Transfer RNA from a Phycisphaerales bacterium, 74 nucleotides, folded computationally. Rfam family: tRNA. The family's RNA type in Rfam is transfer RNA.
[in-house]
RNA sequence: GCCCCUGUAGCUCAGCUGGAUAGAGCAGCGCUUUCCUAAAGCGCAGGUCGCGCGUUCGAAUCGCGCCGGGGGUG
Numbered sequence: 001g002c003c004c005c006u007g008u009a010g011c012u013c014a015g016c017u018g019g020a021u022a023g024a025g026c027a028g029c030g031c032u033u034u035c036c037u038a039a040a041g042c043g044c045a046g047g048u049c050g051c052g053c054g055u056u057c058g059a060a061u062c063g064c065g066c067c068g069g070g071g072g073u074g
Base pairs, nucleotide, nucleotide: 001073002072003071004070005069006068007067010026011025012024013023019057028044029043030042031041032040050066051065052064053063054062
């Protein structure tokens, strides 16, 4: 250099056949419970869906360019 995979919450990921308000677990905060802690239960908060442009009535999802990570190959 070329090819493939990948980037979504603090972390690990789902969603990617375009369509309702973008989700789960863990972590965080609050409450219940307990003498206290842990565990458990309930609730809350947390997101430019890597960046930009485009296609579309509508984009996390499709196209193009760029950036980061992983693998293969000369």